[in-house]
Context: one part of a larger RNA
RNA sequence: UUACGGAAAAGGAACUCGGCAAAAUGACCCCGUAACUUCGGGAUAAGGGGUGCCGGUAGUAGGUGAGGGCGUACAGCCCAAGCCCAGGCCGGCCGCAGUGAAUCGUCCCAAGCGACUGUUUAGCAAAAACACAGGAGUGUGCUAAGGCGUGAUCCAAGCCGACGUAUACACUCUGACUCCUGCCCGGUGCCGGAAGGUUAAGGCGAGCGGUUAGCCGCAAGGCGAAGCUGUGAACCGAAGCCCCGGUAAACGGCGGCCGUAACUAUAACGGUCCUAAGGUAGCGAAAUUCCUUGUCGGGUAAGUUCCGACCUGCACGAAUGGAGUAACGACUUGGGAGCUGUCUCUUCCGUAAGCUCG
Numbered sequence: 001u002u003a004c005g006g007a008a009a010a011g012g013a014a015c016u017c018g019g020c021a022a023a024a025u026g027a028c029c030c031c032g033u034a035a036c037u038u039c040g041g042g043a044u045a046a047g048g049g050g051u052g053c054c055g056g057u058a059g060u061a062g063g064u065g066a067g068g069g070c071g072u073a074c075a076g077c078c079c080a081a082g083c084c085c086a087g088g089c090c091g092g093c094c095g096c097a098g099u100g101a102a103u104c105g106u107c108c109c110a111a112g113c114g115a116c117u118g119u120u121u122a123g124c125a126a127a128a129a130c131a132c133a134g135g136a137g138u139g140u141g142c143u144a145a146g147g148c149g150u151g152a153u154c155c156a157a158g159c160c161g162a163c164g165u166a167u168a169c170a171c172u173c174u175g176a177c178u179c180c181u182g183c184c185c186g187g188u189g190c191c192g193g194a195a196g197g198u199u200a201a202g203g204c205g206a207g208c209g210g211u212u213a214g215c216c217g218c219a220a221g222g223c224g225a226a227g228c229u230g231u232g233a234a235c236c237g238a239a240g241c242c243c244c245g246g247u248a249a250a251c252g253g254c255g256g257c258c259g260u261a262a263c264u265a266u267a268a269c270g271g272u273c274c275u276a277a278g279g280u281a282g283c284g285a286a287a288u289u290c291c292u293u294g295u296c297g298g299g300u301a302a303g304u305u306c307c308g309a310c311c312u313g314c315a316c317g318a319a320u321g322g323a324g325u326a327a328c329g330a331c332u333u334g335g336g337a338g339c340u341g342u343c344u345c346u347u348c349c350g351u352a353a354g355c356u357c358g
């Protein structure tokens, strides 16, 4: 000096990002126990008291029960030796201390998030993330939908689903419970529709061309049937798209400017432009608020955090759920009591190393 352990005057969180760490609490019995609540809880709430040994009550209460009696009885009732043996109460004794060691909850108030028990990044994250019961939508009528499997190429066999059958199975979203879940279908998606428009291969094949038996011509050359062949208009051709509807617990979206009341301020009211519709209830400087340490109130001597309000919501908002909520949480935040070497401010002791000698 380091590690681990022990002790500490006075103070007691002044330490620090933060009570991190340590201390404290602790067992059993008795008393007592609030708000709130889904009436189960909360609760070991909180907060108090007791605990050793000896004597007495008392070998009592109680337990067990040899044996015995009554009885038809192995039923039932009764007597009972021996053995085990309190709690409570009364009195006494000792110590600093009686759950004498060890094991063995710190508690309270308020807020956020998630209902809960669970699950998770094996090796930096255990959480507010995942899951969850509950809610909702969609698909699927059985060779079910969906999935696995095979295949660079037209495509299996088989299997799961399920020895199930729509109160089932699959997929997606939400996430106990309570009160609720507003408006928009213009865009995108999905579902339905089939009149019209558009539309492929293919069908049909008008027309045009190549070739040439032949014909014409003195010649150059021209015309040119059938066949073969190149090209090819109109017309007939599905789904899809356009189109017409529906659908938001589908993806998503949910305005601007100006004026106005007899102080001022504000604007119930009016005007105007745009939109598919202009954000309803509830909540709100919030896990969301930039300006911002917003303003007011509370708590402190002093509070960028915290709690309660306000609403000017840069940029909350209703199953990408909204707002509450008892219980629960190795979650997060603020406050308090107790407690302490965290600190004021350090000190001492022990053990193991380090150092010296061997």
Base pairs, nucleotide, nucleotide: 001353002352003351004350005349006348007347008346010344011343014342019339027051028050029049030048031047036041038176052093053092054091055090056089057088062084063083064082067079068078069077070076094098106337107336108335109334110333111332112331113329114328118130119129134174135173136172137171138170139169140168146160147159148158177324178323179322180321182254183253184252187251188250189247190246191245192244193243196242197241198240202236203235207231208230209229210228211227214223215222216221255273256272257271258270259269282316283313294310295309296308297307298306
Predicted 3D model of a 358-nucleotide part of an RNA (large-subunit ribosomal RNA, domain IV) from a Gemmatimonadota bacterium. Taxonomically the source falls in Gemmatimonadota (Bacteria, Pseudomonadati). The prediction has a mean pLDDT of 87.